About this RNA
This is a predicted structure of a 591-nucleotide part of an RNA (large-subunit ribosomal RNA, domain I) from a Chloroflexota bacterium. Rfam family: Bacterial large subunit ribosomal RNA. Rfam links the family to the GO terms structural constituent of ribosome and ribosome. Taxonomically the source falls in Chloroflexota (Bacteria, Bacillati).
[in-house]
Context: one part of a larger RNA
């Protein structure tokens, strides 16, 4: 020096564990903010230096209403001192709530500096309370150039502003990449930027499909189907019809016409108007035309509605339409009959309640037997409960020890809430008519783009920047160039619940992880640390059943060690187990 054996050191693998994660299911909930949010800074404890949690100068808390309760004064964190126990703890409601932050009196290098006015108090200084940003809307006041008026200024009331993980709609919008290069194409309308809204958003009540049969808003899922197609027919992209499910819900305007108001124009006491007929009377507006506003009416494609007309109309009362008579035409009110609704939208409330959520409560049944052991929850023996033998804890493996579980019960207050009631709203029908209306710079066409699975193609359909520009019901759109026939629908206005997406809470589950895994984070983690910054971003769990955490003695300056003691165990002593590399000691063999 090598190999081997043994005992150690170092190291932290492995095994076991889990307070933390991940995913799914079900139910419930879902915006916050000038009444100052989200997020922070600084404070706050009798002894309290630091950190977490809570709270805000009323500061680990105050008031109140419920529940629970024999203990309590949060955690790291024990102790001292002092208290409370009508406490404490849990839940509902309320009060207080410094400073910064949209931050909003002005400023500012966030958490700081400075000011004006009003009120209270005060001799005064001061203290306390309130108001004072900007923009928009509405109303009012003042009011230039310039007479009026506007501009401008001011006051009051209302609103906005900012945040928000994911989900959603709109406006913009890449490249790497793939095509084995690359340009059309793809990645992809993705990432990203931006605006906006909500608990969902969006879409939505056919100018839709279909195919000669028919369906009947939208959304989502499964299939149709990787089909039909598109495609340097490359890479790749990729439907629909139809079928099966989830959930279901339909409505309001514009216009015609009537009435009223306002403005303007026109007109010979008439061939006009005053509901209709006769007679009389009146009207230069009580006529007529145009425009604007309001109310009624009306909303459709088997066309519908208006207006006119004919027939048939539930009851009663009242009123007016110039006067008289007649017509019983029109309007209003009440009742009846029928229908509908308090919300999604149609016009719009109140009250009550079942039930649910936000604390909780009751809840069966074993042993002082024997064995092992430190400990019985193990083994033996003899019992019991079970609508409960899910689960967790307890000194090992407990239905019957504890918490629970099955099952049942419970709310003063706050929230949700079917349903009932009050209440409110609506209601002529049929036939006829060559009268009126039914969304215009629209449809459509051309050019240029975009969206449709569809790359300009035979290219329909949808959107629109420029140009042109209809019909109007004997009308118009579509049925994948286009035409005919046929079928189908009614654009150019608007609203709309649910089924769907995402998140949170609660409960449950897992051929999910078990500390290099599972979230980046099981531990005081978006921390330490790095970076000017945007941003990047860790490591780090385990004594024991109980601290019983080694009193006392010895060596040592200490660290540490040796005794003693605790404990089942101390090679469990700051820690479970404790692999390997690596190091040391002793022994054996070889050189």
């Nucleotide at each position: 020096g090598g190999c081997c054996c043994a005992a150690g050191g170092u190291g932290g693998a492995u095994g076991c564990c889990u307070u933390g994660g991940c995913g799914c299911u079900a139910a419930g909930g879902g915006c916050c903010g000038a009444a100052g949010a989200a997020g922070g800074g600084c404070g706050u404890g009798g002894c309290a230096a630091g950190a977490c949690u809570g709270c805000g100068a009323a500061a680990a808390g105050c008031c109140u209403c419920g529940g629970u309760a024999a203990g309590c004064c949060g955690u790291c964190u024990a102790g001292c001192a002092g208290g409370c126990g009508u406490a404490g703890c849990c839940g509902g409601g309320g009060a207080u709530g410094c400073c910064c932050g949209a931050a909003u009196g002005g400023g500012g290098a966030a958490a700081c500096c400075c000011c004006u006015c009003c009120g209270a108090u005060c001799a005064a200084c001061g203290u306390c309370g309130g108001a004072g940003a900007c923009c928009c809307c509405u109303g009012c006041c003042u009011g230039a150039a310039c007479c009026c008026u506007u501009a401008a200024g001011g006051c009051a009331g209302g609103g906005g502003a900012g945040g928000u993980a994911a989900g959603c709609g709109g406006g913009g919008g890449a490249a790497c990449u793939g095509a084995a290069a690359c340009a059309u194409c793809u990645c992809a309308g993705u990432a990203c930027c931006u605006c906006g809204a909500g608990g969902a958003a969006a879409a939505g009540a056919a100018a839709u499909c279909a195919a000669c049969c028919g369906a009947g808003a939208u959304u989502c899922c499964c299939c149709u189907a990787g089909u039909a197609g598109u495609g340097g027919c490359g890479a790749a992209c990729g439907a629909a019809c139809g079928g099966g499910g989830a959930a279901c819900a339909g409505c309001c305007u514009a216009a015609a016409c009537c009435u009223g108001a306002g403005a303007g124009g026109c007109u010979u006491c008439a061939c006009g108007g005053c509901c209709u007929g006769a007679g009389g009377g009146c009207c230069c507006a009580u006529g007529u035309c145009u425009c604007u506003c309001a109310g009624g009416g009306g909303u459709u494609g088997c066309a519908a509605g208006g207006c006119c007309u004919a027939u048939c109309g539930g009851a009663a009362g009242g009123g007016g339409g110039c006067c008289u008579c007649a017509g019983u035409c029109c309007c209003c009110u009440u009742c009846a009959a029928g229908g509908a609704g308090u919300g999604a939208a149609c016009a719009a409330c109140c009250c009550c309640u079942a039930c649910c959520c936000u604390a909780g409560c009751c809840g069966a049944a074993g042993g002082u037997c024997c064995c092992u052991g430190g400990a019985a929850c193990g083994g033996g023996c003899c019992g019991c409960c079970a609508c409960a033998g899910g689960g967790g804890g307890u000194g090992a493996g407990a239905g019957c020890c504890c918490c629970g579980u099955a099952g049942g019960c419970g709310a003063a207050a706050g929230g949700g809430g079917a349903g009932a009631g009050g209440c409110u709203c609506c209601u002529g029908a049929u036939g006829g008519g060559u009268c009126c209306u039914u969304a215009a710079g629209u449809a459509u066409c051309g050019c240029g783009g975009g969206a449709c699975a569809c790359g300009g193609g035979a290219a329909a359909u949808c959107c629109u920047g420029c140009g042109a520009g209809a019909a109007g019901c004997u009308g118009g759109g579509g049925g994948g160039a286009c035409c005919a026939c046929c079928c189908u629908c009614c654009a150019a206005g608007g609203c709309u619940c649910a089924a769907u997406a995402c998140c949170c809470u609660u409960a449950g589950c897992g051929a999910c992880c078990g500390a290099u895994a599972g979230u980046g984070a099981a531990c005081c983690a978006g921390u330490a640390c790095c970076g000017u910054g945007a941003g990047g971003g860790a490591a780090a769990g385990g004594u024991g059943a109980c601290a019983a955490g080694c009193a006392c003695c010895c060596c040592g300056g200490g660290a540490g060690g040796g005794g003693a003691g605790u404990g089942a165990a101390a090679u469990a002593g700051a820690c479970c187990u404790g692999a390997a590399a690596c190091c040391c000691u002793g022994g054996g063999c070889c050189u």